[in-house]
This is a predicted structure of a 366-nucleotide RNA (Bacterial RNase P class A) from a Sphingomonadaceae bacterium. Its Rfam family is "Bacterial RNase P class A". Rfam classes the family as a ribozyme. Taxonomically the source falls in Sphingomonadaceae (Bacteria, Pseudomonadati, Pseudomonadota, Sphingomonadales). The model forms 97% of the base pairs in the Rfam consensus. Its mean pLDDT, the model's own confidence on a scale to 100, is 75. The gene name in the source record is rnpB.
RNA sequence: CCAGAGGGUCGGGCGGCCGCCGCGCGAGCAAUCGUGGGGAGGAAAGUCCGGGCUCCGCAGAGCAACGGCGCCGGGUAACGCCCGGCCGGGGAGACCCGAGGGAAAGCGCCACAGAAAACAGACCGCCUCGGCUUCGGCCCGGUAAGGUCGAAACGGUGCGGCAAGAGCGCACCGCGGUCCCGGCGACGGGAAUGGCACGGCAAGCCCCGCCGGGAGCAAGACCGAAUAGGGACGCCAUAUGGGCCGGCUCGGCUCGGGCGUCCGGGUUGGUUGCUUGAGGGCGGCAGCAAUGCCGCUCCUAGAGGAAUGGCCGCCCAUCCCCGUUCGCGGGGUGGACAGAACCCGGCUUACAGACCCUCUGGCGCU
Repeated sequence: CCAGAGGGUCGGGCGGCCGCCGCGCGAGCAAUCGUGGGGAGGAAAGUCCGGGCUCCGCAGAGCAACGGCGCCGGGUAACGCCCGGCCGGGGAGACCCGAGGGAAAGCGCCACAGAAAACAGACCGCCUCGGCUUCGGCCCGGUAAGGUCGAAACGGUGCGGCAAGAGCGCACCGCGGUCCCGGCGACGGGAAUGGCACGGCAAGCCCCGCCGGGAGCAAGACCGAAUAGGGACGCCAUAUGGGCCGGCUCGGCUCGGGCGUCCGGGUUGGUUGCUUGAGGGCGGCAGCAAUGCCGCUCCUAGAGGAAUGGCCGCCCAUCCCCGUUCGCGGGGUGGACAGAACCCGGCUUACAGACCCUCUGGCGCU
C1' cells in the first nucleotide's frame, strides 16, 4: 500500500431572525404580556421476549390442559438476552454459522428414482459341490465385492481368504458398552474388548427437564359542577284525577303536583399516576469476559391528539461537472434512517456518510 475480519464512537457545527410546548419569576381581576431557563433517538420503530408498577382472580399451592424454552459453566431483578467454553460445519487465515436434550419408551413418515427405504431383500452381475442339456446354456442353489437409483443403501480402506464372496480372519479408521486419566461440566485423551448390533426425521406426534394466573397507564386513584334523572325527610297544594283488573255499577291494587334540605351514583371536565431510575459519566478494585463492588460527580422532555419547526449567512463532509504541474484549484448540490406518549433490560429491522482501536492474508522497502 492492497484485500479482508472483529469491535467501538459520531451521525453536521457556529451565528442571526421568526415561531411551537412545558416550567420558574414578575405584572395583570382575567385573557394575556415581559423575562430566564429547558425541550427526541441510536434506533424514540416493529411491539417480538423479559421485568417494574396497577387492577382483577386465587390465596398454601399443586396437578391436568395449553404455550414457550432446551450442549456446558457463569452473569443478571429476569429473559428466548449477554459472556466464556464444548461439539459439528465453513474459510488459507483473522473469524463466521448452528431451534445443539432424547431415535436401544412407543407411534408415525421417508416423495421421485430404484431390485431393495428398514424383522431387510436380490434387478443386472459373479460362482458352480448338485440336476437337466439340443453343449449355446437352463434349473436348483450360493453370494453381496462390483454396477444401477437416490438426500440417505444395513460400517470404510487395504491385505489375506474363498468356487465366487462375505468382519469369514487380520491391520488401521469409525462405532458400541467397560475401565483408567484430565476437566466443576459439556467433553477430550488412552487401554483392553465386542465383530457391527444401533439408517434418517422430534422446526411430526411424543418422552424428559425448566418456566408461565389474566389484563394493561385508554392500568388505576381522587375531586366533581350546570342540566337531566334516583332515593329519604319536611311543608304547602290536591283528594272529584291517571293507569290496571272488570261488560257496567260497586269494589280492589297502584301512581300524582310545587318548594326546601340532605344522601348516593355519574357524563363533559379537572387533578394524580408522570418521570430520580435495576439511571448516566469518570476513576479505582475483582474477574479472560459478561458483570459486580466502592468513591466522586450530573439531573437530562413530560405533552396529551400530541410541541421540539422554518428562513438566511459562514464553515466541515458527501455527490456531480470542468481544469490539473496529480499536490490540488474553480463551480454546483446540500445532509442517512427516522419522531418520545408509564418506565426499564434485551432482540430484530432501517440507516447517506465520517472517525478510532485490534487482528488476518498478500506485496514492496529497510